[in-house]
This is a predicted structure of a 73-nucleotide RNA (transfer RNA) from a bacterium. Its Rfam family is "tRNA". It is annotated as a transfer RNA. The sequence was found in a public genome assembly. Model confidence (mean pLDDT): 82 of 100.

RNA sequence: GAAUCCGUAGUUCAGUUGGUAGAACGUUGCAUUCACAUUGCAAAGGUCACAGGUUCGAGUCCUGUCGGAUCCA
Numbered sequence: 001g002a003a004u005c006c007g008u009a010g011u012u013c014a015g016u017u018g019g020u021a022g023a024a025c026g027u028u029g030c031a032u033u034c035a036c037a038u039u040g041c042a043a044a045g046g047u048c049a050c051a052g053g054u055u056c057g058a059g060u061c062c063u064g065u066c067g068g069a070u071c072c073a
Stems, first nucleotide, its partner, number of pairs: 001072001003070005010025004019056001027043005049065005
């Protein structure tokens, strides 16, 4: 320098054909217990890496930028 893939909650990751952003673990509160753990219920937590475009509508499609991984040289 070229190619491919990836970037979504604190962490690991889904999100199918463009139509209300989710799961598990973790955190907090309540209940249960003499207490702790376990268990149950509830809640908080997201500029979907950044910018622009297409569209009535974009995490999803298109372009560029940044970062990471793999591979070729």